This is a predicted structure of a 1465-nucleotide RNA (small-subunit ribosomal RNA) from an uncultured bacterium. It matches the Rfam family "Bacterial small subunit ribosomal RNA". The sequence is in RNAcentral, with records from ENA and SILVA.
[in-house]
RNA sequence: AACGAACGCUGGCGGCGUGGAUAAGACAUGCAAGUCGAACGGGGAAUCUUUGGAGCUUGCUUUGGAGAUUCCUAGUGGCAUACGGGUGCGUAACACGUGAGCAACCUGCCUUAAAGUGGGGGAUAGCCCGGUGAAAACCGGAUUAAUACCGCAUGUGGUCUUUUUCUUCAUGGAAAAACGACUAAAGCUUGAAAUGGCGCUUUAAGAGGGGCUCGCGGCCUAUCAGCUUGUUGGUGAGGUAACGGCUCACCAAGGCUAAGACGGGUAGCUGGUCUGAGAGGAUGAUCAGCCACACUGGAACUGAGAUACGGUCCAGACACCUACGGGUGGCAGCAGUUUCGAAUCAUUCACAAUGGGGGAAACCCUGAUGGUGCAACGCCGCGUGGAGGAUGACGGCCUUCGGGUUGUAAACUCCUGUCACCAAGGAACAAAUGUUAGGUUCAUAGCCUAAUUUGAGUUAACUUGGAGAGGAAGAGGUGGCUAACUCCGUGCCAGCAGCCGCGGUAAUACGGAGACCUCGAGCGUUACUCGGAUUCACUGGGCGUAAAGAGUAUGUAGGCUGUUCAGUAUGUCAGGUGUGAAAUCCCGGGGCUCAACCCCGGAACUGCGCCUGAAACUACUGGACUUGAGGCCUGGAGAGGAGAGUGGAAUUCCUGGUGUAGCGGUGAAAUGCGUAGAUAUCAGGAGGAACACCAAUGGCGAAGGCAGCUCUCUGGACAGGUUCUGACGCUGAGAUACGAAAGCGUGGGUAGCGAAAGGGAUUAGAUACCCCUGUAGUCCACGCCGUAAACUUUGUACACUAGGUUUCGGGGGGCCUACCCCCUCGGAGCUCAAGCUAACGCGAUAAGUGUACCGCCUGAGGACUACGGCCGCAAGGCUAAAACUCAAAGGAAUUGACGGGGGCCCGCACAAGCGGUGGAGCAUGUGGUUUAAUUCGAAGCAACGCGAAGAACCUUACCAAGCCUUGACAUCCUGCGAACUUUCUAGAGAUAGAUUGGUGCCUUCGGGAACGCAGUGACAGGUGCUGCAUGGCUGUCGUCAGCUCGUGUCGUGAGAUGUUGGGUUAAGUCCCGUAACGAGCGCAACCCUUGUCCCUAUUUGCCAGCACUUCGGGUGGGAACUCUAGGGAGACUGCCGGUGACAAACCGGAGGAAGGUGGGGACGACGUCAAGUCAUCAUGGCCCUUACGGCUUGGGCUACACACGUGCUACAAUGGUCGGUACAGAGGGCAGCGAAGCGGCGACGUGGAGCCAAUCCCUUAAAACCGGUCGUAGUCCGGAUUGAAGUCUGCAACUCGACUUCAUGAAGUCGGAAUCGCUAGUAAUCGCGAAUCAGAAUGUCGCGGUGAAUACGUUCCCGGGCCUUGUACACACCGCCCGUCACACCAUGGGAGUGGAUUGCACCAGAAGUAGGUAGCUUAACCUUCGGGAGGGCGCUUACCACGGUGUGGUUCAUGACUGGGGUG
Repeated sequence: AACGAACGCUGGCGGCGUGGAUAAGACAUGCAAGUCGAACGGGGAAUCUUUGGAGCUUGCUUUGGAGAUUCCUAGUGGCAUACGGGUGCGUAACACGUGAGCAACCUGCCUUAAAGUGGGGGAUAGCCCGGUGAAAACCGGAUUAAUACCGCAUGUGGUCUUUUUCUUCAUGGAAAAACGACUAAAGCUUGAAAUGGCGCUUUAAGAGGGGCUCGCGGCCUAUCAGCUUGUUGGUGAGGUAACGGCUCACCAAGGCUAAGACGGGUAGCUGGUCUGAGAGGAUGAUCAGCCACACUGGAACUGAGAUACGGUCCAGACACCUACGGGUGGCAGCAGUUUCGAAUCAUUCACAAUGGGGGAAACCCUGAUGGUGCAACGCCGCGUGGAGGAUGACGGCCUUCGGGUUGUAAACUCCUGUCACCAAGGAACAAAUGUUAGGUUCAUAGCCUAAUUUGAGUUAACUUGGAGAGGAAGAGGUGGCUAACUCCGUGCCAGCAGCCGCGGUAAUACGGAGACCUCGAGCGUUACUCGGAUUCACUGGGCGUAAAGAGUAUGUAGGCUGUUCAGUAUGUCAGGUGUGAAAUCCCGGGGCUCAACCCCGGAACUGCGCCUGAAACUACUGGACUUGAGGCCUGGAGAGGAGAGUGGAAUUCCUGGUGUAGCGGUGAAAUGCGUAGAUAUCAGGAGGAACACCAAUGGCGAAGGCAGCUCUCUGGACAGGUUCUGACGCUGAGAUACGAAAGCGUGGGUAGCGAAAGGGAUUAGAUACCCCUGUAGUCCACGCCGUAAACUUUGUACACUAGGUUUCGGGGGGCCUACCCCCUCGGAGCUCAAGCUAACGCGAUAAGUGUACCGCCUGAGGACUACGGCCGCAAGGCUAAAACUCAAAGGAAUUGACGGGGGCCCGCACAAGCGGUGGAGCAUGUGGUUUAAUUCGAAGCAACGCGAAGAACCUUACCAAGCCUUGACAUCCUGCGAACUUUCUAGAGAUAGAUUGGUGCCUUCGGGAACGCAGUGACAGGUGCUGCAUGGCUGUCGUCAGCUCGUGUCGUGAGAUGUUGGGUUAAGUCCCGUAACGAGCGCAACCCUUGUCCCUAUUUGCCAGCACUUCGGGUGGGAACUCUAGGGAGACUGCCGGUGACAAACCGGAGGAAGGUGGGGACGACGUCAAGUCAUCAUGGCCCUUACGGCUUGGGCUACACACGUGCUACAAUGGUCGGUACAGAGGGCAGCGAAGCGGCGACGUGGAGCCAAUCCCUUAAAACCGGUCGUAGUCCGGAUUGAAGUCUGCAACUCGACUUCAUGAAGUCGGAAUCGCUAGUAAUCGCGAAUCAGAAUGUCGCGGUGAAUACGUUCCCGGGCCUUGUACACACCGCCCGUCACACCAUGGGAGUGGAUUGCACCAGAAGUAGGUAGCUUAACCUUCGGGAGGGCGCUUACCACGGUGUGGUUCAUGACUGGGGUG
């Protein structure tokens, strides 16, 4: 885009079309083919005339006869019924289409022409009588007519026979002539008649119709490869309208087939229709042409025509009637019914028109046809209103709360009047025929003119008027493709979905709403067709790696084929001509108001036939040529093949000698061998297999493949030689031959190796990898098999298209000749230009450019499979599907990530060291458990002395109980009151009640501000949820050296380059190189601190010199020093030497307080982990609102069988304890630090000086040092636990604080597997301070004192950086993914069989019919010698044959216990 559509929702009007696609299932009912009385006899009715009878009302009724007219018709007869209408079963065929042919034919009615139409005969239906039967129907008798039937006559003609002439490519045809023979007929009507009209007969011709034959064309299947006996042909005969094996007899053995016979499946064919740019593809409704069929099968009759839809006979199935004896029927005609189905209409009107049949005609018939009805089934047209109208109304929806949107939309105002409705009017389709009249005419024939008659549709088209916006809009969609977005609900549910895919609490994707988009009386969905699909590729594809080159060659058919001359004209080309039905399509006109639709004209129908011409190419015929191909001669190279012989090394075995305890084997071992003497070694022997070095990127061969040496036989290639033949060529479907290894058969052989098997190891296991044995096999001969990653994953042949370089085999030339160089032919390689390629890559050995031919491919899986066939001894091979499942499978390249890949490098990463943890007790955190609650969060590193820099109440979020409800807190409003304060009672308290004091500030005197109480509603409040909606902040990789950009360049692109490389660095730090050149964020530096010096300043700090002194920098004084805190200096590889590319840099040195970043800190790139936090805070959404909010008391967060993390204290003598002595730094202090003194064993109390601090206090630092003691012990170690008594803080230490004293004195004697920290003022060790804090550190953050050991080095573990490589990974190795098993479902193969369909062969059978025969019976026309005959009928019989039956095969479908694999989950 299309549709004979269907379904869903919706539906106003009209025009034109279309409407059982399925069951060629079955059909009730009505209709669809009749007509002619001018062919015939008879009958009936009516009217008129006439005549008789009866009744009588005397002109009426009725009944007979005759005649006339009109009408009707059962029968005889004629014509029609073979058309028209339906359907698509069958048919793969001369059925259809197209073009030819018939000299091999037929043709009613119609037209033209010629001739005729004489005279007879016998029957028969009907009617009547009789009979049978339920009916349908039939029988007998008598009688009768014809345009029914039959002789006779005539013969224009025709046919047969004979002859002649002309003619055709031919069998043959035409014409003429002649003797003879045979052969026709029907009447009716008009009229007074003649005549005319309609008929009849013969013949010739025409038109139209039909029959037959042939060329070409159009489906699938080779898993159908051979088919055929009337088959193919001939002779003769029969038959037909006609040719013909159409049929028969005889003879011959043919005919068809790979260009697809035969078989199977499917199917009416065509003009056309749909689609498409076209070529094509699909299709064959309506309309038109042809064919076939008419319940199924068979058969003939009649006829011009049928093997006959509404005829006959027979058989069968089905249905109906029946008196059970017998009959009847055929909607695939129009309506209609039923069934089937997703689905397809009225049991309508009319012959008015068109057409058909009959008729002289009127006329009759016509479900053909013309109309109407039903159905949005399709196409086309029209309408559902138009203009104005902003306060941008209400309502709805959204909202950032401002507003936006629906939206000029509505309301409202003014108009219009299509369609529908009402009323009135109102064509065309009608012209012929007929009738009447007139004219012409001999004519009443024909023709012309006039009048008149005929309308189903029709209550219509159209016109006018009326009324009133009144009666008339939906469907689908809104994530992308694809035009159109928000809110709510839902929460991987419900659902959507054409593909991709949406939905797991903020869904533009589900459902609803609003808004919007598209189309619009329709809109969507589904089915099917074409397109897109260059996705079967003719136009117009491919095959190295994506699917695809056969394993290789030879060669048949076929396809293709060198140069040249001549001829012919097959293809080809040109012109002409016939045909290509109409309709359709296209163009131009015209008619319906337009359009759809219809009409006219043209073009076209790309095809086929015929005629004429051309001769380049192709083809064919004849001749010539040498370059393709082949032959001949000469020559060398080679693991080319086959056979025979022969050689040495090695392994193994055997014999003998020497010799002794091991050998062998592995990562390490063991099995195994060996004291019966191995291994080792020497000598000899046996046997089989394979051929080291040469040896190669080498050679040969068609491929597989070929390797010691010699001989014999033999194939091919190559080079040189202008010697010959003369296109002899290329490819190659089938076919044939060869064809590694393994395997198979028969017979040999067997040293080594070695499937299977056995043993030993390894392992969780180890039916493996490793080891020890070892059978087939490997070897030979003969025969099979026929496959391989048979690979260059690259078919064969030929030609052309830059180079460079190596090598093998020839030839030629140069030459300085013994090395080389150049040219050339044939092989084998590498690297590359152009070109090609998706890229990788290929690149004269093409995957480039071309030619010829073959093979093969068409998404993945199923499936190198099943079934069938062929081959094979078997194994198996070749050929080769489908159902079903998926939306991918695949190639090449890119960036990452990863690797028990590689290279380089770094880090307390390992190593080297020191000290710990893991064991004990305790502290603390977590898990778990418990509980009314044990609030919550944190979860590998990167949660666990974490949030928490400090839970007795508070904190507090948890639990129990008791209370409050505009609230503890914010803003607004109203009323009252200053605020505030004292005391008492109840209660656990919150709270409630009572009570005392108090009247403030500003003022424009109205009031106002702050505060309290009460009330109302807006609101407050939430540590409720979501860190996966978020901001902010933080952790981590990681202080790792990386992460990017602009421009340029390269690439189809993703991307690359830069950023890689060579060096170097702590560093993408720097240098050099470089299709890159630059730049940014990171690194470094700038900042703080510390280390040295200088300047300035000098109190509360300092004290060298001076003075005083209570001897304390205490004081005067000083400003030197220390310190303090401001500012500067200093360090930059700056200098020297060496190394290095003269670079960057590194090594060493000097100087210096400090040397190569001096030490430490702050500082954390792009990003990763949906990392952490909604419980710091903020915040979207959701949730609660007399509660999930607020207040209070008490409890809990402190529980305790257990498990883990982090710590403290220890286990002791480098120690404990006692006494004495010494030296810090950095901090803190007013609700504070708190001195001296006094009391207490002590915690502490008392006291209150001093200090808002370089002034006073905390504040005696401790380890250390000196001396004493303890003596290796559960201790004078260790201090848990418990008892008692206290101190302090605090409303309050019971749950649940810290500290003190006395007493008690547990575990623990250095810690398994494992694991942590640290590289120098570090570890270790020692104490001090601070934050938080009423009190409560073993934690945290700081401070100083003492103060080590070790680092060979980078193999390994962990983490990281750069380069490279592989990848089937990309939520990226915690990835991906294979197979069995278990379960569910699906389709399918096999299967004892079972049931159906169809078909072959053989046989039985044989209705009706036709043909042949005929002894029986019978018989009007003609003949007769009257006896009969001729001819016919019935019957019987033969042949053919439908249905049916039997047997045996083939094909196919369904089903089947069980079973095989496959697919999905």